[in-house]
RNA sequence: GAUUUAUAAAGAAGUGGCGAGAGACAGGCUCAAUGACCCACUGGCAACCUCCGAAAGGAAAGGUGCCAAUUCCUGUCCCGAAAAACAGCCGGGAAAAUAUAAAUG
Numbered sequence: 001g002a003u004u005u006a007u008a009a010a011g012a013a014g015u016g017g018c019g020a021g022a023g024a025c026a027g028g029c030u031c032a033a034u035g036a037c038c039c040a041c042u043g044g045c046a047a048c049c050u051c052c053g054a055a056a057g058g059a060a061a062g063g064u065g066c067c068a069a070u071u072c073c074u075g076u077c078c079c080g081a082a083a084a085a086c087a088g089c090c091g092g093g094a095a096a097a098u099a100u101a102a103a104u105g
Base pairs, nucleotide, nucleotide: 002104003103004102005101006100007099008098013042014041015040016039017038021031022030023029025075026074027073028072043067044066045065047064048063049062050059051058052057071097076094077093078092079091080090
């Protein structure tokens, strides 16, 4: 990297290092020299595996994961509302994409 299944409105940050972009992609919007992103350490959260439990639920020892914003919002299609009609705006649903886990090969 591929396939399958599940989840994505909850939750959880300090210090040090570095020094310019970062939030997957595009558009928007946001974060960022009052130092983001990333890295290290420490701390934390509890989604999956795990552990306890009949269950509800709980734990955080272990394997992953995560700790700005709903996956930050939208992207394709459908429905509603509005509208003379189309588009756009607004509300809802389904999908796609992405991320993570568990499994498969």